[in-house]
Description
The RNA shown here (transfer RNA) has 75 nucleotides and comes from a Candidatus Acetothermia bacterium. The prediction has a mean pLDDT of 81. The organism belongs to Candidatus Bipolaricaulota, within Bacteria.
Parts: sequence; structure tokens; C1' cells
RNA sequence: UCCUGGGUAGCUCAAUGGCAGAGCAUCCGGCUGUUAACCGGAGGGUUGGUGGUUCGAGUCCACCCCCAGGAGCCA
Repeated sequence: UCCUGGGUAGCUCAAUGGCAGAGCAUCCGGCUGUUAACCGGAGGGUUGGUGGUUCGAGUCCACCCCCAGGAGCCA
């Protein structure tokens, strides 16, 4: 430098172009002699960035940033 995959809640991951969700974690409550487990609820999001397409973008397009893998160049 090129190619491929990826970037969404604290973590791991979903979401057919049509209201952004789940599990775990956190907090509150229930249950229990207590803890754990279990059950219910709540909080938590600039969907990496800037533009574009579209009635409508996490999703499509362009460029940029970051991560992983592969190929190549120089030495």
C1' cells in the first nucleotide's frame, strides 16, 4: 500500500430500509433465618466520524479513524 471481516448499552451480541433490542452486569423490590439461586421492575445508546441517497438509514453509497486476519513492498 492492497484485499476481507468488524466497530450498536459497562461486557458479549441481535435488529428484512419502517418505534434501536436481548443475555450478563449494575440499582431497587419480592422470595429466603442469611447468602447464593430464582422471580419482577428500573436506569443505562451521538449505532466510530463527516457527508450523500431515500418519504424513511444501525442497515445502502463515498471519504476518513480504529480493531482483527490475509497479501505485498522497502530494509